[in-house]
Context: one part of a larger RNA
Molecule: small-subunit ribosomal RNA, central domain
Organism: uncultured organism
C1' cells in the first nucleotide's frame, strides 16, 4: 500500500455522549479547486527498447526512433466532487393531544417468615444424615402461645411479558425526574451519520471513613467420609453481603454478532397505540419471540431482530508457547488496572 477477514477457527471497544476528522437528501444559478481534453515548455547524456548501419560475425559500437507514464504554463469542457448564492421537504428536530413501563433518585409506609429476648403451658429429648458424630438440653431445651426488639428480602400476581445505552431495574404510596410508541395537523429547513483521543456511566468480589449486623456466610474450628480429604456432607462461625459518602474500572460486562441508512417470498405468538362504542376485527404504525423459502456459511446454523444485496464511519485479527508477561510511562490508598514487547523454542 493492495488484498483477505473479525457468532463459534486469531479478531467488535462493557456502554453511551461528544471534538478533531471522514462521509453525506432534493433543484437552479455562478465558480472552476478536483477532473477530463487539446498546445507549447522542461523532463540531460549514457543504459533499457525498436529500426537501420560499421568491425569476416558476435560481445562492442555509430545513427535515428520511442520512451521518460512527471512537472509548469497557457486554451477550452462542466457531467461528478468541491466552493458561493438561493429555493425546497422526503432525512433530523420542535410545537401539541394521547398512552406505555420491576427506567431513575429521595422519603414513608406495610404484612409474612427466620432470629433472639422475656413471660406461660409442658417433660426429655432435640437437631442433623446416605448412616452419624460434633452441637443444644434437667442451669428445663425442641414443640405452642403472648409479647417485644431488630435488620434483611418482599411469596402469590409473574409471563414464552414489560422498561433501560449497557451494567441492570420486582411489595405498597408520595414528591420530582429521563424516555420510548401512537395520532392530528403546523413549524424550523439538511440542522444528518459515524466517532480517533476527551468525558460521563459501569454486575460482583476488593479498598477507605463512620454506621449497621436478623439470616445467609470466604477464611478458620470441630464432627464424619476417605489409603489420605487442606473437599464434596454435618455443627458452629469472622470479614463480607446491608446503609451513607469516596475509591477501584474489572467479567463468559454474551446475541461470544459495533453504529446507522436502504433494498429483499412467506406463515405464526405477544405488548403498545389508531382503528365509530368493545381486551371483537380486517388493516397499520413502533417494538419483543418462533418457523421457514430465495440468498448466505466450512459447517452448526443465520434467514426483514440478517450471518442476504449494497452504502458511511469506528474498533480490532495475522501460527502455538513464551504472554496479557518483562521493562518504561499512565492511572490507583492498595489489591491491581491501561498500555505492551523480546529472547529463546516447537
Nucleotide at each position: 500500500u493492495u488484498g483477505g477477514g473479525u457468532u463459534u477457527a486469531a479478531a467488535g471497544g462493557g456502554u453511551a455522549c461528544g471534538u478533531a476528522g471522514g462521509u453525506g437528501g432534493u433543484g437552479u444559478a455562478c465558480u472552476a479547486a478536483g477532473u477530463c481534453a487539446g498546445u507549447g515548455g522542461u523532463g540531460a547524456a549514457a543504459g533499457c527498447c525498436u529500426g537501420c548501419a560499421g568491425c569476416u560475425u558476435a560481445a562492442c559500437c555509430g545513427u535515428a526512433g520511442a520512451a521518460u507514464u512527471g512537472c509548469c504554463a497557457u486554451u477550452g469542457a462542466u457531467a461528478c466532487u468541491g466552493g458561493u448564492a438561493u429555493a425546497c421537504u422526503u432525512g433530523a428536530g420542535u410545537a401539541u393531544g394521547g398512552u406505555c413501563g420491576a427506567g431513575g433518585u429521595a422519603a414513608g409506609c406495610a404484612g409474612a417468615a427466620u432470629u433472639u429476648a422475656u413471660g406461660g403451658u409442658g417433660u426429655a429429648g432435640c437437631g442433623g444424615u446416605g448412616a452419624a458424630a460434633u452441637g443444644c438440653a434437667u442451669a428445663g431445651a425442641u414443640a405452642c402461645c403472648a409479647u417485644a426488639a431488630g435488620g434483611a428480602a418482599u411469596a402469590c400476581c409473574a409471563a414464552u411479558a414489560g422498561c433501560g445505552a449497557a451494567g441492570g431495574c420486582a411489595g405498597c404510596u408520595u414528591a420530582c425526574u429521563g424516555g420510548g410508541c401512537c395520532g392530528u395537523u403546523a413549524c424550523u429547513g439538511a440542522c444528518a451519520c459515524u466517532g480517533a483521543g476527551g468525558u460521563a456511566c459501569g454486575a460482583a468480589a476488593g479498598c477507605g471513613u463512620g454506621g449497621g449486623g436478623a439470616g445467609c456466610g470466604a477464611a478458620c474450628a470441630g464432627g464424619a467420609u476417605u489409603a489420605g480429604a487442606u473437599a464434596c456432607c454435618c455443627u458452629g462461625g469472622u470479614a463480607g453481603u446491608c446503609c451513607a459518602c469516596g475509591c477501584u474500572g474489572u467479567a463468559a460486562a454474551c446475541g461470544a454478532u459495533g453504529c446507522u441508512c436502504a433494498c429483499u417470498c412467506g406463515a405464526u405468538g405477544u405488548u403498545g397505540g389508531c382503528g365509530a362504542u368493545a381486551u371483537a376485527c380486517a388493516g397499520u404504525c413502533a417494538g419483543c419471540g418462533u418457523c421457514c423459502a430465495a440468498g448466505c456459511g466450512a459447517a452448526a446454523g443465520c434467514g426483514a431482530u440478517a450471518a442476504g444485496u449494497g452504502a458511511g464511519c469506528c474498533a480490532c485479527c495475522u501460527g502455538g508457547g513464551g504472554a496479557g508477561u518483562a521493562c518504561g510511562c499512565c492511572g490507583g490508598c492498595a489489591a491491581c488496572g491501561g498500555u505492551g514487547a523480546a529472547a529463546c523454542u516447537c